[in-house]
Molecule: transfer RNA
Organism: bacterium
RNA sequence: GGGAAUUUAGCUCAGUUGGUUAGAGCUCCCCGCUCAUAACGGGGUGGUCGUUGGUUCGAGUCCAUCAAUUCCCACCA
Numbered sequence: 001g002g003g004a005a006u007u008u009a010g011c012u013c014a015g016u017u018g019g020u021u022a023g024a025g026c027u028c029c030c031c032g033c034u035c036a037u038a039a040c041g042g043g044g045u046g047g048u049c050g051u052u053g054g055u056u057c058g059a060g061u062c063c064a065u066c067a068a069u070u071c072c073c074a075c076c077a
Stems, first nucleotide, its partner, number of pairs: 001073007010026004019057001028044005050066001052064003
């Protein structure tokens, strides 16, 4: 220099052909249980869907751009 993939909750990840309330597990907080802790049971909190812009009646989903991470190829004067 060329190309590809990924980006959604604190963490790991779903999210179908663009549509009707953005989810799961873990974590965290409260309560129960116990002599106590763990485990277990009940309840609860948590999101500008990486940035900016565009298309559309409607965008997590489509398009462009920038950024971060990972990988492949080339180069190494």